[in-house]
Molecule: FMN riboswitch aptamer (RFN element)
RNA sequence: AAAUAUCUUCAGGGCAGGGUGAGAUUCCUGACCGGCAGUUAAAGUCUGCGAGCCGCAAGGCUGACACGGUGAAACUCCGUGACCGACGGUCACCUGACGGGUGUUAGCCCCGACGGUGCGCUGUUGUCUUUGCAACAGCGAUAGUCCGGAUGAAAGAAGAGUAUU
Numbered sequence: 001a002a003a004u005a006u007c008u009u010c011a012g013g014g015c016a017g018g019g020u021g022a023g024a025u026u027c028c029u030g031a032c033c034g035g036c037a038g039u040u041a042a043a044g045u046c047u048g049c050g051a052g053c054c055g056c057a058a059g060g061c062u063g064a065c066a067c068g069g070u071g072a073a074a075c076u077c078c079g080u081g082a083c084c085g086a087c088g089g090u091c092a093c094c095u096g097a098c099g100g101g102u103g104u105u106a107g108c109c110c111c112g113a114c115g116g117u118g119c120g121c122u123g124u125u126g127u128c129u130u131u132g133c134a135a136c137a138g139c140g141a142u143a144g145u146c147c148g149g150a151u152g153a154a155a156g157a158a159g160a161g162u163a164u165u
Stems, first nucleotide, its partner, number of pairs: 002165004006160005017029003031145002033085002035049004044083002052061003065081005087148003091118004099111003119140009
């Protein structure tokens, strides 16, 4: 000095303003945001990865860009105009299970429906002359940005300098 192992820390941003409406950061308008590594030169839209989703597992799935300019070199820079963004929740109220948080310690504090009640709408069936009533089923304003899993996990980044070679 290098490689491998070990340990530590870190590791995601964002609806201003206006409109409709009983109700919307969810709709319309407009605004705003962009993980990690690589790539002759800087990337949300190139290549790969992480996250996320499905599955008992093995494993599988997973978004989006064009044109012009500069240059030796750019799908990365500059200019113009576009496009994309997991899962669950979100009518009201109650409870607080399983679980999580805070904490030395939680039956008591905080969070938290997959539980319950009610309201409204729709449908089916029953009853009824009808209005209606009852039972059952489904639904209720739609999210890149709010809430939740998540004080999680992780691509990876930085460091420690212990061990081995």